[in-house]
């Protein structure tokens, strides 16, 4: 500095579920909670994959999700 990721050191994040508040919804935010994560920090105007809405169904739009996979990019520590 790179690789790795330890019964390691100081930390970080918070899953379900609960209140309340926004959304038709998926879901988001905030607090409490701690299932777990070596990036569970950040990008979807990267790409697929699951979710919602409009629509009888389809197509087509428009959403959501980084705690789904992959891929980008930043970053703590240092035993072998």
């Nucleotide at each position: 500095a790179a690789u790795a990721g330890a019964u390691a050191u100081a930390g970080c994040c918070a899953c379900c579920c609960u209140u309340g508040c926004c959304g038709c919804a998926a879901g988001g935010c905030a607090a409490g909670u701690u299932c777990g994560g070596a990036a569970a920090g950040c990008c979807u105007a990267c790409a697929g994959a699951u979710c919602u809405c409009c629509c009888c169904a389809a197509a087509u739009g428009a959403g959501a999700c980084g705690g789904c996979u992959g891929g980008g990019u930043u970053g703590c520590c240092u035993c072998c």
c-di-GMP-I riboswitch aptamer from uncultured Nitrosomonas sp., 80 nucleotides, folded computationally. The sequence was found by an Rfam model in a public genome assembly.